[in-house]
Predicted 3D model of a 73-nucleotide RNA (transfer RNA) from a Candidatus Woesearchaeota archaeon. Taxonomically the source falls in Candidatus Woesearchaeota (Archaea, Nanobdellati). The RNAcentral record of the sequence draws on ENA.
RNA sequence: GGGGCCGUGGUCUAACCUGGUAUGAUUCGACCCUUGGGAGGUCGCGAUCCCGGUUCAAAUCCGGGCGGCCUCA
Numbered sequence: 001g002g003g004g005c006c007g008u009g010g011u012c013u014a015a016c017c018u019g020g021u022a023u024g025a026u027u028c029g030a031c032c033c034u035u036g037g038g039a040g041g042u043c044g045c046g047a048u049c050c051c052g053g054u055u056c057a058a059a060u061c062c063g064g065g066c067g068g069c070c071u072c073a
């Protein structure tokens, strides 16, 4: 340098093809429960890699860039 795949809360992950409130788990915080702790329960906080385009509307479609993995030379 060529080709392929991927990028979403602190961590993991669904939604993407077929555009319409971004899902669940875990961590963390508060509370309930307990003699206390653990376990369990309720509530809360927190995310679409960046820029541009299309569209009433973009995590999703299109273009460019950045980063990671695999592969060819």
Stems, first nucleotide, its partner, number of pairs: 001072007010026003020056001028044005049065005
It matches the Rfam family "tRNA". Rfam classes the family as a transfer RNA. About the family: Transfer RNA (tRNA) molecules are approximately 80 nucleotides in length.